[in-house]
Context: one part of a larger RNA
RNA sequence: CUGGGCUUAAAGGGUGCGUAGGCGGAUUGGCAAGCAUCUCGUGAAAUCCCUCGGCUCAACCGAGGAAUUGCGGGGUGAACUGCCAGUCUUGAGGAAGGCAGAGGCUGUCGGAACGUUCGGUGGAGCGGUGAAAUGCGUAGAUAUCGAACGGAACGCCGAAGGGGUAGCCAGGCAGCUGGGCCUUACCUGACGCUGAGGCACGAAAGCGUGGGGAUCAAACAGGAUUAGAUACCCUGGUAGUCCACGCCGUAAACGAUGUGCACUAGCUCGAUGCAGAUCUGACUCUGUGUCGGGCGCCGAGAAAUCAUUAAGUGCACCGCCUGGGGAGUACGGUCGCAAGGCUAAAACUC
Numbered sequence: 001c002u003g004g005g006c007u008u009a010a011a012g013g014g015u016g017c018g019u020a021g022g023c024g025g026a027u028u029g030g031c032a033a034g035c036a037u038c039u040c041g042u043g044a045a046a047u048c049c050c051u052c053g054g055c056u057c058a059a060c061c062g063a064g065g066a067a068u069u070g071c072g073g074g075g076u077g078a079a080c081u082g083c084c085a086g087u088c089u090u091g092a093g094g095a096a097g098g099c100a101g102a103g104g105c106u107g108u109c110g111g112a113a114c115g116u117u118c119g120g121u122g123g124a125g126c127g128g129u130g131a132a133a134u135g136c137g138u139a140g141a142u143a144u145c146g147a148a149c150g151g152a153a154c155g156c157c158g159a160a161g162g163g164g165u166a167g168c169c170a171g172g173c174a175g176c177u178g179g180g181c182c183u184u185a186c187c188u189g190a191c192g193c194u195g196a197g198g199c200a201c202g203a204a205a206g207c208g209u210g211g212g213g214a215u216c217a218a219a220c221a222g223g224a225u226u227a228g229a230u231a232c233c234c235u236g237g238u239a240g241u242c243c244a245c246g247c248c249g250u251a252a253a254c255g256a257u258g259u260g261c262a263c264u265a266g267c268u269c270g271a272u273g274c275a276g277a278u279c280u281g282a283c284u285c286u287g288u289g290u291c292g293g294g295c296g297c298c299g300a301g302a303a304a305u306c307a308u309u310a311a312g313u314g315c316a317c318c319g320c321c322u323g324g325g326g327a328g329u330a331c332g333g334u335c336g337c338a339a340g341g342c343u344a345a346a347a348c349u350c
Stems, first nucleotide, its partner, number of pairs: 004321003007304002012318001014201004021194003025088007033081002035077008049065006091191001092188003095184005103177007110154001114150008125136002162169002206247006216240001220236004258317006266295012299306002323350003332343004
């Protein structure tokens, strides 16, 4: 070098964009770098191999041949790869017309609940638990009615539903804005796929500055429980939870399944387009796309299971794995305000 793997055994990067690189549709002409073939030069000798020969044999030695699969020069060929020039439309993109959607950002408005404060009624308990107690309450609580203020989250619709690259996204309305799908087949004419580095995005918690603070609630305090109870239960309660700006960059970031393309029985449910059928029509049916589920052949798999949304059959490119512990640690480097992140061993041991 070749050879094996990555749903659950070790192993898919959290996600995207994209540089280098790798790979790349149909067709015509040319070139001849790769490629094929012929030829020449070179490829020291010895060694290895073959045929002879010399020591009585052998080891050993001598002669000739072959080999030296390499490098270079020249000729020829043009199918394939490459390069140059041209053509094409099916890949890709664009255009026109439609469609659905919690996709993103900003602003504004709303009701329910909750809390606080004020006022009315009322008059002894409330709250909480397995049972209690701490706690609250005659300075009038709980309950109930009214008002004002405040912050956070948006019930029903709601779904096996939808959107987004992922993280994620849900009250209404308005503005700005990204993507997708369908139909037409009008335009460009391979403009493509993947993607080491790189860049961007990235739940929660955490950090910095300033604001906000209703609820909930690490820490903390008290009450219980208990042998103890630094817990589970209860009463409180601060960071935080919310906003703006800036960091952090992790996760069971999961479908534990990288991306793209092609091919390989079907049945069924849902979402959303388009076309057609029934006189119209809510609807229904048929056909055809895209997306999301369930079941199920072939095939695959250790099995569970997967099965046109593949874990099937192939191709292209990237990432990753190589016994358990030590250890995702030490050291070094780098990033970070810090917390820490990324990269990443060894001794030793089983």

The part of an RNA shown here (small-subunit ribosomal RNA, central domain) has 350 nucleotides and comes from an uncultured organism. Its Rfam family is "Bacterial small subunit ribosomal RNA". Rfam links the family to the GO terms ribosome and structural constituent of ribosome. Its mean pLDDT, the model's own confidence on a scale to 100, is 88.